Record summary
RNAcentral holds the sequence, with entries from SILVA. Small-subunit ribosomal RNA from a metagenome, 1525 nucleotides, folded computationally. It matches the Rfam family "Bacterial small subunit ribosomal RNA". Its family is annotated with structural constituent of ribosome and ribosome in the Gene Ontology. Model confidence (mean pLDDT): 82 of 100.
[in-house]
């Protein structure tokens, strides 16, 4: 510090996710030790049991028990035991009294508050114990608990009678003083504060313990007095504590906008320690406003995170607050409205004799419950601290310790060194090896921790006690107190820490490995099981599941989960945005607010500087130090960003005063203007009415129909009515804030601009709320209504057509009045001001020179456009009219969907508008640009693509292939073009892969090893059998004698498989397409994908060539090079040729001649080799060029014709059945052999062909002319036989020699338009050939038979010249043949192309795009099904709360007080008084009740939409002009 994820790829926007740290955590797996921390976060739910607050006998009266002594009784011989009494000591249970119990400890329910934090104030206060200090403490009185006794009660407890004490209680005296009133000085901050003075009134007290002896007294115990000490009373001061008040800070929510009647203030009174509506009476009508309401929450120091700013948090420790079963209340007290006190009410639990009582773990342990989840019913007061006490001491679940929990932090260990045959085993393997791996074994060591044995701390002495010394009080050498020295005693943890000895490497390892993210292979599984934080893995080769081996990081832990911060600049103060990604308010006016020109003088609020106080401690940081180190702890420092006070500065902001004119405004002048409102006027057009003319149609559309029209339409003429809108001008021209505004005239009225520079003197900008304006549609009322036109009707279209098109047509559109308040209200761009290069139009005004001039030209200001620089921007683009650079203010945004929806509120007559969520769900949604593909987008171009032609197919019969059906099997594959006379260039057996049946099992075939047998094998014979095969017999080698070769058998490795996967592959092939394309290097452009080059202008069959050009070159394709063919030359001359020459035979007339043969020859033809030839080379025209058009010559002319040749790639195209091949599968079978069957099966459908339908023909007869091939298990001549297929026979020929070889054509004749002398299917009969064998299932011949068919619907195929069409011939396969197929050959030999609008396919450029699996794409909505969350809903249930009223406990206060009362007063007494009190009444008052509202939650028949879900239904709305933009 970043990374993954939207795309084919890119940049951006934007969300989601990850890596980090942390936790009072939890869970899973695992787990050796120690130190220090830490541990009920949930039910503030309920609690058994024990403990957690007592202490003081030196305040007091008593007193059980115990000890000692003595007396008496009993038992016993006695010691003794026991009972009782007395004395002394000890003793403290209970009680009176004092202090404490308000601390300590726990918890965080409530509370949004002066509760907390911080800084101040009290001149408005209190304070027990403690410290210092002043003064005092005189003299009396009456009770009461305990105790005894009686009574009630189950108990808890209570009532009465009798006795008694005090530091308990009550008068009186005294008053240094306090308090109140009065006078007065000083001071201050308003009330006031603080001194001084005088008078009056009022207000106190308690004793205990010790010591000594001069004096006094005595009941002889002692007391007084003196003295010490602890207490007591009254003042003052302090310290610490408490109370009250104030400034500032302190969560979310406006879908809470108004709240408030003790409310706000005053006067008076009451109350309090004290101010105060704190309370009350009266008066006034105020007070507050992010109030009021709702939700949530203890606050802080701090803690976590973060670079910081921030964000989150408040457990342990510390400060404050609040609470103590729930609610209310007071009492006592210095202090409480009191955790382990009291009273009342309520809920709950327990006891009960049913009458009544008791209780409060949110103290420490512990228990139940709930929960994912949190410990011991431990030890000790040794230390620290607290309460009481003179003290000893007692109490202390505070605390100190230990235990439990890997909950956290820290430290240590699970060994160290050597050790290669790189062992074994595991795993992988290309079978060679690699890896685990110096790892182990083995050798030599060490001994931490754990184990065991032994030793063994510190925390503890400042209190008290003993002893010594010094000092103080004092009459005192007493006592007591203080200081100091010294001695002894005291340890829960604990025989622990620590130290030493002993033994032995012995006892100690989990998680992850597709990318992010360090770490890879095998096996299993087969969209299953499973994984997953995000992206995503898994459908037979999974580094992603599971296991294993290996590896990697961390390590007594490692992962998971939850939460917080970070990353996230993803709420942006630091530090973001708003043209198109989310986001500018529809527009203006303007309130509050924010911001604000120039100069001067003040002021000092902001601001800045200095000083001082505070900012608790702990924490964090730094330094040093203590535990072996660290964690942890100690000491010191720094810091604590803050607040407050004082002093100072005056530049800036604020503020006061004075001034200025550059901002703003006013004035004057003449122009521009569809700015607004009202009134009037006008013509064109549509329509209607009336009349005339006139006749059969009009209208409408892609085509039609509905509609109108003989009752006279449309058309046309004239007149009239009515409403609405204003052609041309008209213009990215004008005006307005926006919406918007268009005939002409008038009236009223707004704003802007230009010029002048007279006036005001900052009067300004923006603008939350607010107010106004605001297209269209819509609403209310009243008018109006020509045209247009939702709804609606009809007609078309269509599968449907609730649409598009047509004919009609009502609201509405128009006017008046009033609502509505929304728009893609858009420049998708808030307003204002300033600054920053330019060019060119246009509207308005002005100036200048010069003019006849209102022309032109130049300049200035304002408006409105285009292009473009810098700059900005993700890009597109913007660019002085900014989206540039700045300032001010407002509005708005924070992933997509849910949703601009629900609920609530406000507005509206309604429609609806404004404001505006959540649950749930997804990992995207999106912007711009790029490359493709696509378009019922555009442009250019090509192709037998169409058109023009010729001939076919589709109809018939047959052949053949396919589908389907059938079957035991009809083997398998090929399936749009690009499967279907295809693999198959030959299925009767074989082939053959299929089926049935019969057989074989190292196998039909290959290699190797081991063993055995025999000399084989083979041949022959016999038996069974359909054959294969099995069984038996006979015969039968070489040899170096080794059983070697060969062979058989047995066994093992293995063979074999046309079994699966062409979606694991190689190779080959098809197709786009013989289309003209596809790329690279360098450079340049772009953030980038990418572009450029390859686009453009021409040209070409061509990315062919030329020109231009930020490109320059190059590669694969094109073309050429190769083959055949067309012309010529040369060479060669047999088997080819035969013109000339010679010889010869036949014929003829012994002729000419013709025919045959031979020689000679190579002229010609031909054969087959070499060369020539064609290049737009020449000419004309055109063009810059490339080229094109025409011409000449030439056998051939613009690629001469044909072939071979197939770029980058596409289709997971085809082929595992041609071969090869990974993986999987079968192994007495999915292998192999055999016989027979099947592949030929037939209602039917399709493709490809053949033959025809006839006269351009058929039949008969005659008669010509090829090329290319083939031939020895072959081709076969002449001859003979047969009607023929064919047979007999066999010359010749391994072939330019011999053989196989034409038909149409041509000549002549018949047929005469007919299902025929067309056509030949089908069937019968007889034959031929091949073959082991023609039944299923071959071909051919002859005779007979003579079917359909008379030119073929929609539709569709081929072909542009030696082509189509027609005619025959050959060959491969092959015994034969289904060939009518395929591949070739020659013969005869046409027609047509205007042209590129359309169909199909293709190329280039461009455009749009929501497509990229790429239009066979994407995608929308209803319906149906399932699941989920949610709104509404008659209601129902809970909870919180307002108001009104009822009842009214305890209790304070007030009134009454007839009951009762010891202290004081009067009185001899009785009695009275003063004072108090029970009780009653009143105000208030918790809980409760009734009624009526509000908030919130749950539930709810039914209902609304929403979301999600491999293969449901209907359509096709959007994306291309998406087929109606």
């Nucleotide at each position: 510090a970043g990374a993954g994820u939207u795309u084919g790829a890119u940049u951006c926007u934007g969300g989601c996710u990850c890596a980090g740290a942390a936790c009072g955590g939890a869970c899973g797996c695992u787990g050796g030790c120690a130190g220090c921390g830490u541990g009920g976060a949930u039910u503030a739910g309920g609690c058994a049991u024990g403990c957690a607050a007592g202490u003081c006998g030196a305040a007091c009266g008593u007193a059980a028990g115990c000890c000692a002594c003595g007396g008496u009784g009993u038992a016993g011989c006695a010691a003794u035991a026991u009972a009782u009494c007395g004395u002394g000591g000890u003793g403290a249970a209970a009680g009176u009294g004092g202090c404490g119990a308000a601390a300590g400890g726990g918890c965080g329910a409530g509370g949004a508050a002066c509760g907390c934090g911080u800084g101040g104030g009290c001149a408005a206060u209190c304070u027990a114990c403690c410290u210092c200090u002043g003064g005092g403490a005189u003299g009396g009185g009456g009770a009461u608990a305990a105790c005894c006794u009686g009574c009630c009660g189950a108990a808890a407890g209570g009532c009465g009678g009798g006795c008694u004490a005090a530091u308990a209680c009550c008068g009186a005296a005294u008053a240094u003083g306090g308090u109140a009133a009065c006078c007065u000085g000083a001071c201050g901050c308003a009330u006031g504060u603080u001194g001084g003075g005088a008078u009056u009134a009022u207000c106190a007290a308690a004793g205990g313990c010790g010591g000594u002896g001069a004096u006094c007294u005595u009941u002889c115990g002692g007391g007084a007095c003196c003295u010490g000490u602890c207490g007591c009373c009254u003042g003052g001061a302090g310290a610490g504590g408490a109370g009250c008040c104030c400034g500032c800070g302190u969560c979310c929510u406006a879908u809470c906008a108004g709240c408030u009647u003790g409310u706000u203030g005053g006067u008076g009174a009451g109350g309090u320690a004290a101010c105060g509506g704190c309370u009350c009476a009266c008066c006034a009508a105020g007070g507050c406003u992010u109030a009021c309401g709702g939700g949530u929450a203890g606050c802080u120091g701090g803690u976590c995170u973060g670079a910081g700013a921030g964000g989150a948090u408040g457990g342990u420790c510390a400060g404050c607050c609040g609470c103590a079963c729930u609610g209310g209340g007071a009492c006592u007290g210095a202090g409480a409205c009191a955790c382990u006190g009291c009273c009342c009410a309520g809920a709950c639990u327990c006891c009960u004799a049913c009458g009544g009582g008791a209780g409060g773990c949110u103290g420490c342990a512990g228990u139940c419950g709930a929960g994912g989840a949190u410990c011991a019913u431990u030890u000790g007061c040794a230390a620290u601290g607290g309460g009481c006490g003179c003290a000893a001491g007692c109490c202390u679940g505070a605390c100190a310790a230990u235990g439990c929990g890997a909950c956290g932090c820290u430290g240590c260990g699970u060994g160290g060194a050597g050790g290669a045959u790189g062992a074994a085993g595991g795993c992988c393997u290309u079978c060679g090896g690699g890896u685990u791996g110096u790892a182990a074994a083995c050798u030599c060591c060490u001994g931490u921790c754990a184990u065991u044995c032994g030793g063994g701390a510190a925390c503890a002495a400042u209190a008290g006690c003993g002893g010594g010394a010094g000092g103080g009080c004092u009459a005192a050498u007493a006592u007591c107190c203080c200081u100091u020295c010294u001695g002894a005693a005291u340890g829960a943890u604990g025989g622990u820490a620590c130290c030493g000895g002993a033994a032995g490497a012995g006892g100690a390892a989990g998680c992850a490995c597709g990318g992010c993210u360090a770490a890879c292979u095998c096996u299993g599984u087969g969209c299953c099981a499973g994984c997953a934080g995000c992206c995503g893995c898994g459908g037979u080769a999974a580094u992603a599941c599971a296991g294993a081996g290996g590896u990697g990081g961390c390590a007594a832990g490692c992962g998971u989960u939850g939460u917080u911060c970070g990353g996230a600049u993803u709420u942006a103060c630091u530090g973001g945005g708003c043209g198109u990604a989310a986001a500018g308010g529809g527009c203006g006016c303007g309130u509050a607010g924010g911001c604000g020109g120039u100069u001067g003088c003040g002021u000092a609020a902001g601001u800045c500087g200095g000083a001082c106080g505070u900012g608790a401690a702990a924490u964090c940081c730094c330094a040093c130090g203590g535990c072996c180190u660290a964690a942890c702890c100690g000491u010191g420092g720094a810091a604590c960003g803050g607040c407050a006070u004082c002093c100072g500065a005056a530049g800036c902001u604020g503020u006061g005063c004075a001034a200025c004119u550059a901002g703003a405004g006013u004035g004057c002048a003449g122009g521009a203007u569809g700015g607004g409102a009202g009134a009037g006027c006008g013509g064109a057009a549509u329509u209607c009415u009336u009349g005339g003319u006139g006749u059969a149609g009009u209208g409408g559309u892609g085509a039609a129909a509905u509609a109108c029209g003989u009752u006279g339409a449309u058309a046309u003429c004239a007149a009239g009515g009515g409403g609405a809108a204003c052609a041309c001008c008209g213009g990215u021209g004008g005006c307005g804030a926006a919406g918007g505004c268009g005939g002409c005239u008038c009236u009223c009225u707004g704003g802007a601009g230009u010029g002048c520079a007279a006036c005001u003197g900052a009067c300004g900008c923006u603008g939350a709320g607010g107010c106004g304006c605001g297209a269209a549609a819509g609403c209310u009322g009243g008018g109006g209504g020509a045209g247009c036109a939702a709804a609606c009707a009809g007609g078309a279209u269509u599968a449907g057509a609730u649409a598009c098109c047509c004919u009609g047509g009502u609201a509405g559109u128009c006017c008046c009045a009033g609502c509505c308040u929304u728009a893609a209200a858009c420049g998708g761009u808030g307003u204002a001001c300033a600054c920053u290069u330019g060019g060119u139009g246009u509207g308005g005004g002005g100036a200048g020179u010069a003019u006849u001039g209102a022309c032109c030209c130049u300049c200035c200001c304002c408006g409105u456009g285009c292009c473009g620089g810098a700059g900005c921007u993700a890009a597109c683009g913007c660019g002085u009219u900014a989206a540039g650079u700045g300032u001010a203010c407002c509005g708005c945004c924070u992933g997509g969907g849910g949703a601009g929806u629900a609920c609530g509120g406000c507005c509206g007559c309604a429609a609806g508008g404004c404001u505006a969520a959540a649950a749930c769900u997804c990992a995207a949604a999106g912007a711009a640009a790029u490359u493709g593909a696509c378009g019922g987008g555009g442009g250019c171009c090509c192709g037998c693509a169409c058109a023009a032609g010729c001939g076919g197919a589709g109809g018939a019969g047959c052949a053949u292939g396919u589908g389907g059906c059938u079957c035991a099997a009809u083997u398998c594959g090929a399936u749009g073009c690009a499967a279907c006379g295809c693999g198959a260039a030959g299925a009767a057996c074989c082939u053959u892969a299929c089926c049935a049946a019969g057989g074989c099992u190292u196998g039909a075939c290959a290699u190797g090893u081991a063993g055995c047998u025999g000399c084989a094998a083979g041949u022959c014979c016999g038996g069974c059998g359909a054959a294969a095969g099995c069984c038996g017999g006979a015969u039968g080698c070489c040899u170096u004698c080794g059983a070697g070769g060969g062979u058989g058998c047995u066994a093992c490795a293995c063979a074999g498989g046309u079994g699966c996967u062409g979606c694991a592959u190689g190779g080959c092939u098809g197709u786009c397409g013989u289309c003209a394309g596809u790329u690279c290097g360098u450079g340049c452009c772009g953030u980038g994908a990418g572009g450029u080059g390859u686009u453009g202008g021409g040209u070409u069959a061509a990315g062919u060539c030329c020109c231009g050009c930020a490109a320059c070159g190059a590669a694969c394709g094109c073309a050429a090079c190769c083959c055949c063919u067309g012309u010529g030359u040369c060479u060669a001359g047999u088997u080819g040729c035969c013109a000339c020459u010679c010889c010869u035979g036949a014929u003829g007339a012994u002729g000419a001649g013709u025919c045959g043969g031979g020689a000679a020859g190579c002229a010609c033809u031909c054969u087959a080799g070499a060369c020539a030839g064609a290049c737009c080379g020449c000419c004309u025209g055109u063009a810059c060029a490339a080229g094109c058009a025409g011409g000449a010559g030439g056998a051939a002319g613009g690629u001469g014709g044909g072939g071979a040749u197939g770029a980058c790639g596409u289709c997971a195209a085809g082929u595992c059945a041609g071969u090869a091949u990974g993986g999987c599968c079968c192994u007495u079978a999915c292998g192999c052999c055999u016989u027979g069957g099947g592949c030929u099966g037939c209602a039917c459908a399709c493709g490809u062909g053949c033959u025809a339908c006839a006269a351009u023909g058929g039949c008969c007869g005659g008669c010509a002319c090829a090329g290319a091939g083939g031939g020895a298990c072959g081709c076969u001549a002449g001859a003979c036989c047969g009607c023929g297929a064919g047979g007999u026979g066999g010359a010749g020929c391994a072939a330019a020699u011999c053989c196989c070889c034409a038909a149409a054509a041509c000549c002549g004749g018949c047929c005469u338009c007919a299902g025929u002398u067309c056509g030949g299917a089908u069937u019968g009969a007889a034959g031929g050939c091949u073959g082991c064998a023609a039944c299923u299932c071959g071909c051919c011949u002859u005779c007979a038979u003579g079917a359909a068919g008379c030119u073929g619907g929609a539709u569709u195929c081929g072909c542009u010249a030696g082509u189509a069409a027609c005619g025959g011939c050959g060959c491969a396969u092959c015994a034969g043949c289904u060939a009518c197929g395929g591949c070739g050959c020659c013969g005869u030999g046409a027609a047509u192309a205007c042209g590129u609008u359309c169909c199909c396919g293709g190329g280039c450029c461009u455009u749009g795009c929501a497509c990229a699996c790429a239009c066979c794409g994407c995608c929308c909505g209803u319906c149906a099904c399932a699941u989920c969350a949610u709104g509404a809903a008659a209601g129902c249930c809970g909870u919180c709360u307002g108001c009104a009223c009822c009842c009214g406990a305890a209790g304070u206060c007030g009134c009454u007080g007839u009951u009762c009362c010891a202290a004081c007063c009067c009185g001899c007494a009785a009695g009275g008084g003063a004072g108090g009190u029970a009780a009653g009444c009143g105000c208030c008052g918790a809980a409760g009740g009734u009624g009526u509202g509000g908030g919130u939650g749950g539930u709810g028949a039914u209902u609304g939409g929403g979301a999600u879900g491999a293969a449901g239904u209907c359509g096709u709305a959007a994306c291309a002009a998406g087929g109606u933009a």